[in-house]
C1' cells in the first nucleotide's frame, strides 16, 4: 500500500414441467402466489426448439447444439498470499 478469494446489505433478474379418475407419483435448488428457492458478468435463465440422439409410464429425465447468441448491480467488511519502506538480530 493495491487488490483477490469469501461474506453482508439493499436493489433487481429467473423458471415453475409430465403422468394419473383421484387425496397422488417422477426429477429438480426449486414444478406458482411460497416474508420459498436460484442468480447478478466466476453468470440464474432465455432463443435455436413443435430441434437431434437415448431411455422413461411420460415429460429438458439424459446427452448434444455449447469455447453458439442473448442476458439482472452497487455499497461495505475483507483473510492466505504479492511488492516496497523502516526497525531489529
Nucleotide at each position: 500500500u493495491a487488490a483477490u478469494a469469501a461474506a453482508a446489505g439493499c436493489u433487481g433478474g429467473g423458471g415453475u414441467g409430465c403422468c394419473g379418475u383421484u387425496u397422488g407419483g417422477c426429477u429438480g435448488a426449486g414444478a406458482u402466489g411460497a416474508u420459498a428457492c436460484c442468480c447478478a458478468u466466476u453468470g440464474a435463465c432465455c432463443u435455436g426448439a413443435u430441434c437431434u440422439g437415448g431411455a422413461c409410464a411420460g415429460u429438458g429425465c439424459c446427452a448434444g447444439c455449447g469455447u453458439a447468441g442473448g442476458g439482472a448491480g452497487c455499497u461495505u467488511u475483507g483473510a492466505c498470499g504479492a511488492u516496497c519502506a523502516a526497525g531489529a538480530a